[in-house]
């Protein structure tokens, strides 16, 4: 950097238009929840999940910046291409 195989993971905010982001889907169930999905991530690990109903700025909110914070967790193999 590419393919496969296996495996993590979230799916939010808004009255309403719509928004933000790689992703905010579909479909079954009285409920829990289950199945598929595209995506983003797999230790070179800030995907994602805890502290956290955090703490400043900012927005209608969610996002967004800064802090908390390299703090505590978190999922690997194999083949191939180029330099």
């Nucleotide at each position: 950097u590419c393919a496969c195989u296996a495996g993590g993971g979230g799916c939010g905010c808004u009255a309403u238009c719509g928004c933000u982001g790689a992703g905010a889907g579909a479909c079954c169930u009285g409920a829990c929840g289950g199945u598929c999905g595209a995506c983003c991530c797999u230790u070179u690990g800030a995907a994602c999940c805890u502290g956290a109903u955090g703490c400043g700025g900012u927005u209608a909110a969610u996002a967004c910046c800064g802090c908390c914070g390299a703090a505590g967790g978190a999922a690997a193999g194999u083949g191939g291409u180029g330099a």
The RNA shown here (TPP riboswitch aptamer (THI element)) has 83 nucleotides and comes from Acidaminococcus massiliensis. RNAcentral records the identical sequence in 2 taxa. Its mean pLDDT, the model's own confidence on a scale to 100, is 76.